c-di-GMP-I riboswitch aptamer from a Syntrophobacteraceae bacterium, 85 nucleotides, folded computationally.
């Protein structure tokens, strides 16, 4: 120094709910909060997974569907701290 791994020390990220906001909703966002996390940093490529406004179908109840969301479901791309065994 690499690659694989996670001891240890500074540091970092924040589940669930509560309150506000943005949204048709999933769900984002801020702010209390830690349940956890070595990529829980970023990227919807693959699978998978919620919603279903717009549309289409339907007498009607209702179905279908992403062009919307999850990266804290997996896999992959991708940058990156720190150095015990």
């Nucleotide at each position: 120094g690499g690659c694989a791994c996670g001891a240890a020390a500074g540091g970092g990220c924040a589940a669930a709910a509560c309150c506000g906001u943005c949204g048709a909703a999933a769900g984002g966002c801020g702010g209390u909060g830690a349940c956890g996390c070595a990529a829980a940093g970023c990227c919807a490529c693959u699978g998978g997974u919620c919603u279903a406004a717009a549309g289409c179908c339907g007498a009607a109840a209702g179905g279908c569907c992403a062009u919307g969301a999850c990266a804290g479901c997996a896999g992959g791309g991708u940058u990156g701290c720190c150095g015990a065994a």

It was read from a public genome assembly, where an Rfam model found it. Model confidence (mean pLDDT): 90 of 100. Its Rfam family is "c-di-GMP-I riboswitch aptamer". Gene Ontology term of the family: cyclic-di-GMP binding.